This is a predicted structure of a 504-nucleotide part of an RNA (small-subunit ribosomal RNA, 5' domain) from an uncultured bacterium. The coordinates come from a structure-prediction model, not an experiment, and the mean pLDDT is 83.
Context: one part of a larger RNA
RNA sequence: GGACGAACUCUGGCGGCACGCUUAACACAUGCAAGUCGAACGAGCAGAGAGAGCUUGCUCUCGAAGCGAGUGGCGGACGGGUGAGUAACACGUGAGCAACCUGCCUUUAAGAGGGGGAUAACGUUUGGAAACGAACGCUAAUACCGCAUAACAUAGAGGAUUCGCAUGUUUCUUCUAUCAAAGAUUUAUCGCUUAAAGAUGGGCUCGCGUCUGAUUAGCUAGUUGGUGAGGUAACGGCUCACCAAGGCGACGAUCAGUAGCCGUACUGAGAGGUAGAACGGCCACAUUGGGACUGAGACACGGCCCAGACUCCUACGGGAGGCAGCAGUGAGGAAUAUUGGGCAAUGGGCGAAAGCCUGACCCAGCAACGCCGCGUGAGGGAAGAAGGGUUUCGGCUCGUAAACCUCUGUCCUAUGGGACGAAGAAGUGACGGUACCAUAGGAGGAAGCCCCGGCUAACUACGUGCCAGCAGCCGCGGUAAUACGUAGGGGGCAAGCGUUAUCC
Numbered sequence: 001g002g003a004c005g006a007a008c009u010c011u012g013g014c015g016g017c018a019c020g021c022u023u024a025a026c027a028c029a030u031g032c033a034a035g036u037c038g039a040a041c042g043a044g045c046a047g048a049g050a051g052a053g054c055u056u057g058c059u060c061u062c063g064a065a066g067c068g069a070g071u072g073g074c075g076g077a078c079g080g081g082u083g084a085g086u087a088a089c090a091c092g093u094g095a096g097c098a099a100c101c102u103g104c105c106u107u108u109a110a111g112a113g114g115g116g117g118a119u120a121a122c123g124u125u126u127g128g129a130a131a132c133g134a135a136c137g138c139u140a141a142u143a144c145c146g147c148a149u150a151a152c153a154u155a156g157a158g159g160a161u162u163c164g165c166a167u168g169u170u171u172c173u174u175c176u177a178u179c180a181a182a183g184a185u186u187u188a189u190c191g192c193u194u195a196a197a198g199a200u201g202g203g204c205u206c207g208c209g210u211c212u213g214a215u216u217a218g219c220u221a222g223u224u225g226g227u228g229a230g231g232u233a234a235c236g237g238c239u240c241a242c243c244a245a246g247g248c249g250a251c252g253a254u255c256a257g258u259a260g261c262c263g264u265a266c267u268g269a270g271a272g273g274u275a276g277a278a279c280g281g282c283c284a285c286a287u288u289g290g291g292a293c294u295g296a297g298a299c300a301c302g303g304c305c306c307a308g309a310c311u312c313c314u315a316c317g318g319g320a321g322g323c324a325g326c327a328g329u330g331a332g333g334a335a336u337a338u339u340g341g342g343c344a345a346u347g348g349g350c351g352a353a354a355g356c357c358u359g360a361c362c363c364a365g366c367a368a369c370g371c372c373g374c375g376u377g378a379g380g381g382a383a384g385a386a387g388g389g390u391u392u393c394g395g396c397u398c399g400u401a402a403a404c405c406u407c408u409g410u411c412c413u414a415u416g417g418g419a420c421g422a423a424g425a426a427g428u429g430a431c432g433g434u435a436c437c438a439u440a441g442g443a444g445g446a447a448g449c450c451c452c453g454g455c456u457a458a459c460u461a462c463g464u465g466c467c468a469g470c471a472g473c474c475g476c477g478g479u480a481a482u483a484c485g486u487a488g489g490g491g492g493c494a495a496g497c498g499u500u501a502u503c504c
Base pairs, nucleotide, nucleotide: 001504002503003502006500007499008498010496013374014373015372016371017370020366021332026330027329028328030327031326032325035074036073037072040071041070044067045066049062050061051060052059053058081285082284083283091209092208093207094206095205096204097203100202101201105198106197107196108195109194110193111192113147115145116144122137123136124135125134126133127132153178154177155176156175157174158173159172160171163168183190184189211257212256213255218248219247220246223245224244225243226242227241228240229239230238260282261281262280263279264275265274266273267272287308288307289306290305291304310321311320312319313318338364340363341362342361346360347358348357349356350355377407378406379405380404387398388397389396390395411445412441413440414439415438416437417436421431448493449492450491451490452489453474454473455472459488460487461486462485463484469476470475
């Protein structure tokens, strides 16, 4: 000198764009953050209207649009947060899988025949303070289960054949065995099953790279390898039985400390050094520890079970909870914002659609926290006014500075008009009556901070008297201090200025 997610002192006019718990992965009141589908299903509620009986204001029947608990489907594995753990195939990069999976989507081929038994809802009875149940009875389905059909699917046996680094593998063919389906509707369609291929997303393996310490030198028993079995989507000590005794290590094993990694960012002429906020990619985690279930996908932040700690309710028998989602509260701290608006746009989930949901997102609010831009007036104006400071008392200086004259209207205030963003035939805007435009008003409402001994741009007066104090280094101060304090003047930067911490 540059930089910063900064903080602090003093000061503070406006706008645009960014950015804002770096500390306690501390504890959390309250609200919201994941639902949706009646075009899968049976009850229920309510019911426009129509019809019948008719005692003329009642009863019965049919019933469109609708509501929504339950069964069922899809989605709650995305999106959002955090950085605790992790020195590791976690990440980066480059390869490999002849060892793998992939819902929704696209393409292609083939199919969807015929049956069955339940169960929630509901009803009755009943337990419990509650959370939540229990028994009996009834019912539907795109819920569940047999049967049929079936292969380029899977498995087994046989024959021929291509290719490969090995285990192996491609293609053709014969036989045997096993396995599928679901309907809805406004008749346009949307779904269902099997197989093949694609796309997307993932899983696994390997080469190389990836902090400090030797005042850590030995470490290891599923440990290293083999055979067999189990398990997995898949290879594999992944797990198990048996067998062998191996495997790693001064090219730093093991142990200890620290740490999410990268694209990138800051700095530097570069080499390099440092950092990993925001934005993007990957990983890990979701009160602590463990576990599986469901599912195409989880060992699952707003799912389940168990254990621990904590908090809450309780009729003491038993229950409920998880903000490292968005706001917000307490605590910690030098320190970090609103319990805001909207789904209008972009995107996501569900749905045939209308649409519903969406603290993702788009906006607004707060903070000079940062960067950038603008303003606080412009021109003229010497009696060099008054006043301040200083003086050798002549003057010098603040100083064209002010007053005064002539203007301007950026910003400001008021009034009127008023968007783009909406994709379009039309409708649909939170922001927002915002930006912007026009008219009017009036210099009116808008400047501070630090420094002035040298480094380093900028000097005098008074006060103080090694005191009070200053200080980044050298050093100032003990009676004429350009170094302390105040004043005048000057210098620098400017809505900021200086200090502190940290990096280069």